[in-house]
Context: one part of a larger RNA
Molecule: small-subunit ribosomal RNA, 5' domain
Organism: Gammaproteobacteria bacterium
């Protein structure tokens, strides 16, 4: 020089676009991060509609008995729009946090073989017929609480069996074994117990071959230091028989055998996520691994499975430990290494902020709901980059003040002021894009159909959908108006005098400066460097 996730010191005007707990993976109050689906079900706590019953009751008719009932209360009706609670599906394995552990069970490239793979694509065959429970509810009972514990009722795309097997598994090749679910919309004929069969379309349900993603396993090479770690290893190496897993294996097991690593550095100790990249260097190479992307690992700590396509599962489960909480003392809840946010540690790090408009994810026919993901806003000169802080003219005797002075004068110094202008940004007020594709309703062709329903596509037309947002951008007013400081000036190193100081009080990156004329210390005054910065400190090449 350069270059930082910085930090401190003086000092500060706008924008843009990134960044923003490097420490204690210390504990964490609070609110919010994952649900949806009623077009799987059985329902009806809510809420609105509508039907129906009563009480009160405006009007308006009356024969004065009443009849009419706008309105208000109020109970009933799951038939309607929905929908708390439970069965059920799917989805909670993404997505989002962090780097503790790991030195190879990790990562990068490069190879294989003995594997599964929900949604999703393309095929093939199917989708018959039947049972039998337990959730919600009612009801008895325990417990302060969490929440248990009987007894009865009941649907289902929830759960069992029976039939069938194009196919798949097994096989001793004779054979054996192995499924399934309906909702929804819309309909001429023809049946019909008026439910409805039937048809037909979307969704969806089984079996099964391929395929796309995904994801496990293995194998080679290369990934820091240290020999003041020289020997390690017994499930160890190998190899039969057995188990086991989606799959190969000592992955487990029982017996045989006695091997397997090592100075080309085992083992054991330290350190550490690992790559793309990042900085830096002419380059070689060095140091780093924030952010952004891909891979690993973990969820308080430590074992474990269990659902399940996929987890030994960050807001799931069981069991121990340390803590916090509640408690009627018998018992119980908890887990921000999610995003705000506290408290602590520390030179140091932001708002308990808005939308889901968009991109994207989960459901779901869809409308749409949920999304701290994401997109925006807020705060910080932390960074990189943009503009501003005015332009032009001004010498009368180059003014007043300052500072020097050899007292003539020099310097500050075109610098003010004065004139004449200009209006970026910022203020204030108008207009105002894009990011909007989309969805809904209507029409029309088109395809599907027994069909001009329904449905689906494609056009076309209405209305519409924006958190940012007082958006960006243009434009109109005033008016120089609001907007510069930082270090340095002995040499290196660009900048020099005069006052105080008197080896003092001090400076410092090295040399070094200061003991009565200090360009080196403090101050001025000049003057040099950068400038919304500018220095110092860490730190890397």
């Nucleotide at each position: 020089g350069a270059u930082u996730a910085a930090a401190c010191g003086c000092u500060g005007g706008c924008g843009g676009c990134a960044u923003g707990c490097c420490u204690a993976a210390c504990a964490c109050a609070u609110g919010c991060a994952a649900g949806u689906c009623g077009a799987a079900c059985g329902g009806u706590a809510a809420c609105g509609a509508c039907g129906g019953g009563g009480a009160c009751a405006a009007u308006c008719c009356u024969u004065c008995g009443g009849g009419u009932g706008c309105g208000u209360c109020u109970c009933c009706g799951g038939g309607c729009g929905a929908c708390g609670a439970g069965u059920g599906g799917c989805g909670g394995a993404c997505g989002g946090g962090u780097g503790a552990g790991u030195a190879a069970u990790g990562c990068u490239u490069g190879g294989g073989a003995a594997u599964c793979u929900g949604c999703c694509c393309c095929g093939c065959a199917g989708a018959g017929g039947g049972g039998g429970a337990a959730a919600c509810c009612c009801u008895g009972g325990g417990g302060a609480a969490a929440c248990c514990c009987g007894g009865g009722c009941u649907a289902a795309u929830a759960c069992c069996g029976c039939a069938u097997a194009c196919c798949u598994c097994c096989u001793a090749c004779g054979g054996g074994a192995g499924a399934a679910a309906g909702c929804g919309g819309g309909g001429g004929a023809u049946c019909u117990u008026c439910g409805g069969a039937c048809c037909u379309c979307g969704c969806g349900c089984u079996g099964u071959g391929g395929g796309a993603u995904g994801a496990g396993c293995c194998c080679a090479a290369g990934c820091c230091c240290g020999a003041u770690u020289a020997g390690c290893u017994u499930g160890u190496u190998g190899g039969u028989g057995g188990g086991g897993u989606a799959a190969a294996g000592g992955c487990c097991u029982a017996c045989c055998a006695a091997g397997g690593c090592g100075a080309c550095g085992a083992u054991c100790g330290g350190u550490a996520g690992c790559u793309g990249g990042u900085c830096u260097g002419a380059g070689a190479g060095g140091a780093c691994g924030a952010u952004c992307a891909g891979c690993c690992a973990c969820a308080c700590u430590g074992g474990g499975a269990c659902u399940g396509a996929g987890a030994c599962a960050c807001g799931g489960c069981c069991c121990a430990g340390a803590c916090u909480c509640c408690u009627a003392c018998g018992g119980g809840a908890g887990g921000c290494a999610g995003c705000a946010g506290u408290g602590g540690g520390g030179a140091a790090u932001a708002u308990u902020g808005g939308a889901c408009a968009a991109u994207g994810g989960g459901c779901g026919c869809a409308a749409g709901c949920c999304u701290g993901a994401u997109c925006c806003a807020g705060c910080a000169a932390u960074g990189c980059c943009g503009c501003g802080u005015g332009u032009g003219u001004g010498a009368a005797u180059g003014a007043c003040g300052g500072c020097c002075u050899g007292c003539g004068g020099g310097u500050u110094g075109u610098a003010a002021a004065g004139c004449a202008c200009u209006u970026u940004c910022g203020g204030c007020g108008g207009g105002g894009a894009a990011g909007a594709a989309g969805g809904a309703c209507a029409g029309a062709c088109g395809g599907u159909u027994a069909a001009u329903a329904c449905c689906c596509g494609u056009c076309u037309g209405u209305a519409u959908u924006g958190a940012c947002g007082u958006u960006a951008c243009c434009u109109g007013c005033a008016g120089a108006a609001g907007a510069a400081g930082c270090a340095c000036c002995g040499g290196c190193c660009a900048a020099c005098u005069c006052c105080g100081u008197g080896c003092c009080a001090g400076c410092a990156g090295c040399c070094g400066c200061g003991g009565u004329a200090a360009u080196a210390c403090g101050g001025a005054g000049g003057g040099u460097g950068c400038g919304a910065g500018c220095g110092u400190u860490a730190a890397u090449c």